[in-house]
RNA sequence: GGGCGAUUAACUCAGUGGUAGAGUGCUUCGUUCACAUCGAAGAAGUCACUGGUUCAAAUCCAGUAUCGCUCA
Numbered sequence: 001g002g003g004c005g006a007u008u009a010a011c012u013c014a015g016u017g018g019u020a021g022a023g024u025g026c027u028u029c030g031u032u033c034a035c036a037u038c039g040a041a042g043a044a045g046u047c048a049c050u051g052g053u054u055c056a057a058a059u060c061c062a063g064u065a066u067c068g069c070u071c072a
Stems, first nucleotide, its partner, number of pairs: 001071007010024004018055001026042005048064005
């Protein structure tokens, strides 16, 4: 330098055009003498960035950035 893939909550990941979700973690409450476990509720997202297509984009297209694999 060429090709391919990944980027979504603090972490691990779903979500293939029509309201952004799960598990773990975090906060509060209940349970306990207390802690843990368990139960209930809640908070936390400019969906890596810029632009385009569309009535509508996390999703499609182009570019940029970071990371990984591969070829030379």

Record summary
Predicted 3D model of a 72-nucleotide RNA (transfer RNA) from an uncultured bacterium. Its mean pLDDT, the model's own confidence on a scale to 100, is 83. It matches the Rfam family "tRNA". Rfam classes the family as a transfer RNA. About the family: Transfer RNA (tRNA) molecules are approximately 80 nucleotides in length.